[in-house]
Context: one part of a larger RNA
RNA sequence: GAUUGAACGCUGGCGGCAGGCCUAACACAUGCAAGUCGAGCGGUAACACAAGGGAGCUUGCUCCUGAGGUGACGAGCGGCGGACGGGUGAGUAAUGCCUAGAUAUCUGCCUAGUCGUGGGGGAUAACAGUUGGAAAUGCCUGCUAAUACCGCAUAGGCCCUACGGGGGAAAGGAGGGGACCUUCCGGCCUUCCGCGAUUAGAUGAGUCUAGGUGGGAUUAGCAUGUUGGUGAGGUAAGAGCUCACCAAGGCGACGAUCCCUAGCUGGUCUGAGAGGAUGAUCAGCCACACUGGGACUGAGACACGGCCCAGACUCCUACGGGAGGCAGCAGUGGGGAAUAUUGCACAAUGGGCGAAAGCCUGAUGCAGCCAUGCCGCGUGUGUGAAGAAGGCCUUCGGGUUGUAAAGCACUUUCAGUUGGGAGGAAAGGUUAAUGGUUAAUAUCCAUUAGCUGUGACGUUACCAACAGAAGAAGCACCGGCUAACUUCGUGCCAGCAGCCGCGGUAAUACGAGGGGUGCAAGCGUUAAUC
Numbered sequence: 001g002a003u004u005g006a007a008c009g010c011u012g013g014c015g016g017c018a019g020g021c022c023u024a025a026c027a028c029a030u031g032c033a034a035g036u037c038g039a040g041c042g043g044u045a046a047c048a049c050a051a052g053g054g055a056g057c058u059u060g061c062u063c064c065u066g067a068g069g070u071g072a073c074g075a076g077c078g079g080c081g082g083a084c085g086g087g088u089g090a091g092u093a094a095u096g097c098c099u100a101g102a103u104a105u106c107u108g109c110c111u112a113g114u115c116g117u118g119g120g121g122g123a124u125a126a127c128a129g130u131u132g133g134a135a136a137u138g139c140c141u142g143c144u145a146a147u148a149c150c151g152c153a154u155a156g157g158c159c160c161u162a163c164g165g166g167g168g169a170a171a172g173g174a175g176g177g178g179a180c181c182u183u184c185c186g187g188c189c190u191u192c193c194g195c196g197a198u199u200a201g202a203u204g205a206g207u208c209u210a211g212g213u214g215g216g217a218u219u220a221g222c223a224u225g226u227u228g229g230u231g232a233g234g235u236a237a238g239a240g241c242u243c244a245c246c247a248a249g250g251c252g253a254c255g256a257u258c259c260c261u262a263g264c265u266g267g268u269c270u271g272a273g274a275g276g277a278u279g280a281u282c283a284g285c286c287a288c289a290c291u292g293g294g295a296c297u298g299a300g301a302c303a304c305g306g307c308c309c310a311g312a313c314u315c316c317u318a319c320g321g322g323a324g325g326c327a328g329c330a331g332u333g334g335g336g337a338a339u340a341u342u343g344c345a346c347a348a349u350g351g352g353c354g355a356a357a358g359c360c361u362g363a364u365g366c367a368g369c370c371a372u373g374c375c376g377c378g379u380g381u382g383u384g385a386a387g388a389a390g391g392c393c394u395u396c397g398g399g400u401u402g403u404a405a406a407g408c409a410c411u412u413u414c415a416g417u418u419g420g421g422a423g424g425a426a427a428g429g430u431u432a433a434u435g436g437u438u439a440a441u442a443u444c445c446a447u448u449a450g451c452u453g454u455g456a457c458g459u460u461a462c463c464a465a466c467a468g469a470a471g472a473a474g475c476a477c478c479g480g481c482u483a484a485c486u487u488c489g490u491g492c493c494a495g496c497a498g499c500c501g502c503g504g505u506a507a508u509a510c511g512a513g514g515g516g517u518g519c520a521a522g523c524g525u526u527a528a529u530c
Base pairs, nucleotide, nucleotide: 001530002529003528004527006526007525008524009523010522013377014376015375016374017373018372019370020369021335026333027332028331030330031329032328035080036079037078040077041076043073044072047071048070049069052065053064054063055062056061057060087288088287089286096213097212098211099210100209101208102207103206105205106204110201111200112199113198114197115196116195117194118152120150121149127142128141129140131138132137158167159166160165172193173192174191175190176189177188180187181186214260215259216258221251222250226248227247228246229245230244231243232242233241263285264284265283266282267278268277269276270275290311291310292309293308294307313324314323315322316321341367343366344365345364349363350361351360352359353358380410381409382408383407390401391400392399393398414471416466417465418464419463420462424457428452429451430450431449432448433447434446435445436444474519475518476517477516478515479500480499481498485514486513487512488511489510495502496501
């Protein structure tokens, strides 16, 4: 000099863009953060409509009741999603990361293609009845549905076997409809969405190899599934991954093993560079989710807001037994020099579910707080010498503050008040036309056009008008380094200080006044890196 996720002191007008627990991976009150689908199913707790029935009369109104009949929908069965998104950096010096390769593998949803979607069965929740328990939550009996579950058939560019063969799938739903059939529900046809098998792709994931990736030798030997082979098991998949047997190998001064420290990278800071330091925000990878262990489900987890066991802690209890996990967003206590609101909205972008409308989304978009940083703007402009008054200094003549002020003439950025006012909006809905599908001018899909229509931010950005210099300057320093000097007080005291050093009676070095210098909504100090 540059820099910072900074803190402290004094001071503080506005805006834009960023950033904001670095410490206790300490403990957490409260709310929210993952749901959705009725176009899978049986249904109907609530809300709304309501055919039909009843009562009253004012004879077309009021009241009561009321079919899951309709819009919808609590709880339940079922599907998909809760493995993403979000947080943190404890652990990890290599099961990680980075770079370059490799393959013995899997891959829901998505894309393209091929072939199917035939025929049956038995349950179970909800519900009802009884019953245990304070609760959490159960037991028993009975009824019922499915895209839930299980067989049968058939199947290949599938698997096993090795040429004989064997194993092994599926599910329906919604809309519309001219003939034909019909138990009047539908069959049947068709469109769309699904389901099964399989081939390829895409995406994602798993695994392996090599090199690189801190410090310590005051850590020199380490290891027995250890190193390799054969066989078997296991995995989606190679492998001592596991096991039986056999051999005695393997690693190490090119630093094994052990100890300490640490998430890694793109990057960031500094520097002419080489390098040094660092890894906040943003992005990629990894690891973790109260502590330790375990598996289940699933395409994917050994799963932050799932399950089981053990432990510590907290809470409830009728003492028998139960409940919980903010390193999600806010917020609280604690720790600390120190780090924000228990905010608004799904309008946009993205995600989950759904045919869609839509619902959910503390992701995200915004707002609030903080000079924490960077950038921009303002706190007026011109004129004005009687060089006013006052202050300070003085050799008492004057000098300086100083065109500074006052005065005169102007301007109105920003803030304030009032009014206007984009863009972020694409979608979605509806109507019509055209094209495709089709037996069909149903339906459905696509395109185009008209109409309609969605904004948290928001009193938006921006523009105009109004009034009036009106509301807006401090901080550090002035001995040398280092830009900037005098007076008074003090008297080795009080104090200053980055280094040299000042202070013991004229201190440009302490304290104060005047003056000056530097930066400026900041300025200094401290800490830290180069």